[in-house]
RNA sequence: GGCUGGCCGGGCGACCGCGUGGACGACGGGCAACCGCCGUCCCCGAGGAAGGUCCGGGCUCCACAGAGCAGGGCGGUGGGUAACACCCACCCGGGGUGACCCGCGGGACAGUGCCACAGAGAACAGACCGCCGCUCCGGUCUCACGACAGGAGCGGUAAGGGUGAAACGGUGGAGUAAGAGACCACCAGCGCGCCGGGCGACCGGCGUGGCUCGGCAAACCCCGCCCGGAGCAAGAUCAAACAGUGCAUGCUCGAGGGCUGCUCGCCCGAGUGCACGGGUAGAUCGCUGGAGGCCGCCGGCAACGGCGGUCCUAGAUGGAUGGUCGCCCUCGACAGAACCCGGCCUACAGGCCAGCCCGU
RNA sequence: GCCCCGGUAUCCCAACGGCAGAGGAAGCGGUCUCAAACACCGUCCAGUGUGGGUUCGAGUCCCACCCGGGGCACCA
Numbered sequence: 001g002g003c004u005g006g007c008c009g010g011g012c013g014a015c016c017g018c019g020u021g022g023a024c025g026a027c028g029g030g031c032a033a034c035c036g037c038c039g040u041c042c043c044c045g046a047g048g049a050a051g052g053u054c055c056g057g058g059c060u061c062c063a064c065a066g067a068g069c070a071g072g073g074c075g076g077u078g079g080g081u082a083a084c085a086c087c088c089a090c091c092c093g094g095g096g097u098g099a100c101c102c103g104c105g106g107g108a109c110a111g112u113g114c115c116a117c118a119g120a121g122a123a124c125a126g127a128c129c130g131c132c133g134c135u136c137c138g139g140u141c142u143c144a145c146g147a148c149a150g151g152a153g154c155g156g157u158a159a160g161g162g163u164g165a166a167a168c169g170g171u172g173g174a175g176u177a178a179g180a181g182a183c184c185a186c187c188a189g190c191g192c193g194c195c196g197g198g199c200g201a202c203c204g205g206c207g208u209g210g211c212u213c214g215g216c217a218a219a220c221c222c223c224g225c226c227c228g229g230a231g232c233a234a235g236a237u238c239a240a241a242c243a244g245u246g247c248a249u250g251c252u253c254g255a256g257g258g259c260u261g262c263u264c265g266c267c268c269g270a271g272u273g274c275a276c277g278g279g280u281a282g283a284u285c286g287c288u289g290g291a292g293g294c295c296g297c298c299g300g301c302a303a304c305g306g307c308g309g310u311c312c313u314a315g316a317u318g319g320a321u322g323g324u325c326g327c328c329c330u331c332g333a334c335a336g337a338a339c340c341c342g343g344c345c346u347a348c349a350g351g352c353c354a355g356c357c358c359g360u
Numbered sequence: 361g362c363c364c365c366g367g368u369a370u371c372c373c374a375a376c377g378g379c380a381g382a383g384g385a386a387g388c389g390g391u392c393u394c395a396a397a398c399a400c401c402g403u404c405c406a407g408u409g410u411g412g413g414u415u416c417g418a419g420u421c422c423c424a425c426c427c428g429g430g431g432c433a434c435c436a
Stems, first nucleotide, its partner, number of pairs: 001357008010328007018045002021042005027036003047334001051345002054343005059231004066264004071227005076090005091105001092103004106222002111220002113216003128161002130157008139148003169187005188212001190209008235285004244276006256268003278435003292311008329332001361432007370385003378416001387403005409425005
């Protein structure tokens, strides 16, 4: 100077205030149990992200949850987990001197499609310039045969130039009129076969083949695996208040409902749908102790698992954590629960610890 | 709290992955008019909310973030 992992997120004290719970007392209601309200005292009272709502589960209801299509998601391999798009280890590819980091990382010989502009040609391609051969034309030199350069036509050529993001292997040789994997050597890459290692992805070696096969699947698609839907305003119980009217349709030959589409199946089923109106904006449960934290031992490289011990302290429903003062320091960021967990992502003043790398 | 939708010029709104962007209204200038309105002609205005990624190439496809909007309970 840098890389990785883990942790903390002002501290202490006093007073006042707020919320849940508990104890006591006064008042009111009730036969009572008890309830309401007020006061005093006591305990406790946001986070690492409580956030975004992007995934996965628990829980609740719909049939103890069904079938097919459609649709959606995931994508190297092996493991972890309740599950995952998360985590761990490894493989492959890329970056870095290194510690280490990054990767939406199946398939482009199953098929379809796209590759603008430029360029001659954009996918089993392609002669614009160039190079080479032949024919013809006129010119110069030569006594002549012929040679040289130029123009036109026909043909050969993918080595060179040029275009492009991308031009159908690279280097060298031999060969040729000029050239070309058409041929040869080495190299790169692909397919197939065999051997060895690994659970596997894959790695190493040998042989062989045609000599070479473009890219895009975060285009359709194919392959493999997974997914029923809705969400605590789920759902359950009680209470209060009011007012229905019109139209359509149905009552077992059955409307409608069972919460994204279609078909089937199953269940409920006498009302249902639309429009115009009317009323309540209450209480209780769900509601927090859970895949929980910490310590030790054991298994495992690790994620994690098993056993034992120990500790738990928000549950609101107009929604509670704040304010003042004193002392100290490194002068304090991002931000606040709303059914609960596991992740991911995003925001964050600053500080602490551990391991490792490079240079001197 | 939960579930959805959208973002292109001052405004409204187009754009099979292809020269990076078409219109209309408004604005500005001109013609017409005594002057204005109307009409006609011309012109100006965007790099598509932000940042990454895939691709030769992104307004469009994928991911994250930002901003804005909408819906929901019960009874008869």
The prediction has a mean pLDDT of 81. Predicted 3D model of RNase P RNA and transfer RNA as a complex of 436 nucleotides. It holds a member of the Rfam family "Bacterial RNase P class A".